[in-house]
């Protein structure tokens, strides 16, 4: 200096005119005036959890769905934080859908001999018995013995090459015809003791020749959770019509009753078409698992305690327009009951802790 | 605001709990028939299976996340 990697904070600000909402206060009326206040990190998608508010006498079971290493934090979670293993990076860091594969079942096309109680294409052996050459001994001969060699059938092998995305642990040594954990060191694996940890795990020595790899975002199997709808939920007032027709099941067993099935349990009527009336008004509706400082606790996430603020509630949907001035010269982009997070989209500006890698002292 | 679907050839659609070829009707285009057209026959041709990540030996199929359309509540 240069690249990186990890958090943190902001999102325009201030003044003024005019114009929009909504609150307090006067005044009075369909409104003046005064005061204060008025979109986001991400409001977005609508992925997850919830608060709320409704149905069910609200119950249980089954299918069903969701999570998945281990401890913790919350209201809760498929999130946060920490800690374990794997895996990528020179590093600081990043990522992980991270239980199980002797509970059972299925998958691996093509290629190859063989793709999980597998297998023989090249290819090595051919010690044993077969064939065949020479030597020597015995034999009239046929043959029998014993010594070497030669291709090789039978027969042995799975170490070596091939094919594949993977071939039945891995390297080196003995050892055999030739070879094989067949034997042995080390490695890998495995269930047991032991030390350390809450636990995941990690270390250690010792025994085992070792279960037949992989794939579970294959079916499954463990383990923990899960009632449905959803403010357009629901309550409240007024106001209109046509408590209208029809057609079907049923009343000892039928039909409803907030996801599907059974079993409880309630209620007695259901289901379906067809025409008619209101879809106005208030309320839900913003003080909150809230937010900002300081303290204690904790690695942290977060929790206690003090003190201090009140910060948008529209209703066909409110924030515009002009000057000035500061500056970062403004991208992505506007609440609709309301939180806690996840994911996506983004001009920029600051600050800090860490690595790495050139230079100079 | 909220809830649920859909997405494959020029069109309308199937598609098999992943591996063999991505198929079927219309419609283009060729041929054959026909005086000449049409109907019939025969054959050709035409796909980023919405887009990107991941799992897997392999993804249109499984999984998450993006986009676009549609349809309910009102």
């Nucleotide at each position: 200096g240069a690249a990186g990697u990890c958090g943190g904070u902001c999102a325009g600000g201030c003044a003024g005119c005019c114009g929009c909402c909504g609150c307090g206060u006067g005044c009075a009326g369909u409104g003046c005036a005064c005061g204060g206040g008025g979109a986001g990190g991400a409001a977005a998608g609508u992925c997850c959890g919830g608060g709320c508010u409704c149905c069910g006498c609200a119950g249980a079971g089954c299918a069903g769905g969701a999570u998945g290493c281990c401890g913790g934090c919350u209201a809760a979670c498929g999130g946060c934080c920490g800690g374990g293993c794997a895996c990528c990076g020179c590093g600081a860091g990043g990522u992980g859908a991270c239980g199980g594969a002797a509970a059972g079942u299925g998958c691996a096309a093509c290629a190859g001999a063989g793709a999980g109680c597998a297998g023989a294409c090249c290819g090595c052996c051919g010690a044993u018995g077969g064939c065949u050459c020479g030597c020597c001994g015995g034999g009239a001969a046929a043959c029998c013995g014993g010594c070497g060699g030669g291709a090789u059938c039978a027969g042995g092998c799975a170490a070596g090459g091939g094919u594949g995305a993977a071939a039945c642990g891995g390297u080196g040594g003995g050892g055999u015809a030739a070879g094989a954990g067949c034997c042995c060191a080390c490695c890998g694996c495995g269930g047991a003791c032991g030390u350390g940890g809450u636990a995941a795990c990690a270390c250690g020595g010792a025994c085992g020749g070792c279960a037949c790899g992989g794939c579970a975002a294959a079916c499954c199997c463990c383990a923990u959770c899960c009632g449905g709808a959803g403010c357009a939920a629901g309550g409240c007032c007024a106001a209109a019509u046509a408590g209208g027709g029809a057609a079907g099941c049923a009343u000892c067993a039928g039909g409803c009753g907030u996801g599907g099935c059974u079993c409880g349990c309630g209620c007695c009527g259901c289901u379906u078409c067809c025409g008619g009336g209101u879809a106005g008004g208030c309320u839900g509706c913003u003080u909150g698992a809230g937010c900002g400082c300081g303290u204690c606790g904790g690695c942290g996430a977060c929790g206690g305690c003090g003190c201090g603020c009140c910060u948008a509630g529209a209703g066909g949907a409110a924030u515009g327009g002009c000057u000035g001035u500061c500056c970062a010269c403004g991208a992505c982009a506007g609440a609709a009951c309301c939180c806690g997070g996840c994911u996506u989209a983004u001009c920029g500006a600051c600050c800090g802790g860490c690595u790495u890698c050139c230079c100079c002292c | 605001g909220g809830u649920g679907a859909u997405g494959u050839a020029g069109c309308u659609c199937a598609g098999a709990c992943g591996g063999u070829u991505a198929g079927a009707g219309c419609g283009a285009c060729g041929g054959a028939u026909u005086c000449a057209u049409a109907a019939c026959c025969c054959g050709u041709a035409g796909g980023u299976c919405g887009g990107c990540a991941g799992u897997u030996c392999g993804a249109u199929u499984c999984u998450g996340c993006c986009c676009a359309u549609c349809a309910c509540c009102a």

This is a predicted complex of two RNAs, RNase P RNA and transfer RNA, with 435 nucleotides together. Rfam match: Bacterial RNase P class A. It is annotated as a ribozyme. About the family: Ribonuclease P (RNase P) is a ubiquitous endoribonuclease, found in archaea, bacteria and eukarya as well as chloroplasts and mitochondria. Its family is annotated with tRNA processing, dimeric ribonuclease P complex and ribonuclease P activity in the Gene Ontology. Its mean pLDDT, the model's own confidence on a scale to 100, is 77.